[in-house]
RNA sequence: GCGGAUGAGAAUAAGGGGAGAGACUGCGGAUGGAUGGCAGCGCCGAAGGAGCAAGCGCCAGCAUAGCUGGAUGUGUGAAUCUCUCAGGCAAAAAGACUCUUAUUUGACGCAGCUCUGGAGAGUGCUCAAUUGAGCCACCUACGAAGACACUUUAUUUGCGGAUAAAGGAAACUUUCUGGUUAAAGGACAGAGUU
Numbered sequence: 001g002c003g004g005a006u007g008a009g010a011a012u013a014a015g016g017g018g019a020g021a022g023a024c025u026g027c028g029g030a031u032g033g034a035u036g037g038c039a040g041c042g043c044c045g046a047a048g049g050a051g052c053a054a055g056c057g058c059c060a061g062c063a064u065a066g067c068u069g070g071a072u073g074u075g076u077g078a079a080u081c082u083c084u085c086a087g088g089c090a091a092a093a094a095g096a097c098u099c100u101u102a103u104u105u106g107a108c109g110c111a112g113c114u115c116u117g118g119a120g121a122g123u124g125c126u127c128a129a130u131u132g133a134g135c136c137a138c139c140u141a142c143g144a145a146g147a148c149a150c151u152u153u154a155u156u157u158g159c160g161g162a163u164a165a166a167g168g169a170a171a172c173u174u175u176c177u178g179g180u181u182a183a184a185g186g187a188c189a190g191a192g193u194u
Stems, first nucleotide, its partner, number of pairs: 001110003009105009022041001024040004042089003048085001049083003055076004059069004112193006122136001124135004137180003143176001144174003150167007
C1' cells in the first nucleotide's frame, strides 16, 4: 500500500488439474495369459521420514523488565534445497502443490524492505581480432502466455440436457522472455521490520 464480518485464514468432505524415472535382465513355476516368488544391475524424488543457514539461547560484562561482547562448543531452528530410509520407474493407484463447491470456525492475509538458505542446463563451435558476427545443442523457479473441473449470464427443451458468451489456479504446458564457470539473478522457504 492492497484485500478482508457482503467473511481473512484454518479445518473437514467431495470433485478436478498435477511431474520424474527400465512395460529392464536371469532363474523357477506354468496348457496359455494375468497376478504373485527368488536374485541382479540401472534410475526418479512431489506421500511420509531424516539433515541444516540466518536468527534466537546457553557464557561473560554492564549503566539490568534490557544493552554490549569475541572465540569455542552446544541447544533450538525452514524449504520444491540435501539424503534416498521409505515410496516409485506402461496403465491403474498414489502424488508435493493448486482450483472449485459445501459445512464448521471466526480476524487476519498478501505485497514491499533487510538478513539467510535456494534448483536446472555448453566455461560449445566457426570467423573476426575488438569489445563483435554467426551456428548448433540444452535449461527455465524472474517476467509472460495457455485452459480443465467449476461459476455467472443469455437462448432453447416436456424432463434430462444442449448451445453461446464472460470469468476461471498451479511447481502442469509453451519456451516469447530470461538463462547454461564464477558473480549476479532466482520461484519458494526461515527470521526480522514499516
A computed fold for a 194-nucleotide RNA from Halalkalibacter oceani, annotated as glycine-GGAnGA riboswitch aptamer. The prediction has a mean pLDDT of 78. RNAcentral holds the sequence, with entries from Rfam. Its Rfam family is "glycine-GGAnGA riboswitch aptamer". For this family Rfam cites "Bioinformatic analysis of riboswitch structures uncovers variant classes with altered ligand specificity" (Weinberg et al., Proc Natl Acad Sci U S A, 2017). From the family's description: glycine-GGAnGA riboswitch is a variant of glycine riboswitch that have in common a U69A change. This riboswitch is associate with genes that encode either saccharopine dehydrogenase or amino acid transporters and other genes with not predicted function. The source organism's lineage runs through Bacteria, Bacillati, Bacillota, Bacillaceae and Halalkalibacter.